[in-house]
Molecule: transfer RNA
Organism: Alistipes sp.
RNA sequence: CGGGAUGUAGCGCAGUCCGGUUAGCGCGCCAGCUUCGGGAGUUGGAGGUCACAGGUUCGAAUCCUGUUAUCCCGA
Numbered sequence: 001c002g003g004g005a006u007g008u009a010g011c012g013c014a015g016u017c018c019g020g021u022u023a024g025c026g027c028g029c030c031a032g033c034u035u036c037g038g039g040a041g042u043u044g045g046a047g048g049u050c051a052c053a054g055g056u057u058c059g060a061a062u063c064c065u066g067u068u069a070u071c072c073c074g075a
Base pairs, nucleotide, nucleotide: 001074002073003072004071005070006069007068010027011026012025013024020058029045030044031043032042033041051067052066053065054064055063
């Protein structure tokens, strides 16, 4: 320098193919119940600029363009 993959909650991921109701799951966190207490169980709750910026569209995590970080391949 060229090509490709990945980036979504504290952590690990799904959702992107085929745009559309409120952005979800597991673990973790907080609170209640339970217990002498803890753990386990159970109920509820908080937590997201969907890497960044711009564009298309009535509507974008999803489509287009650029940028950025990490990883892989090639030169």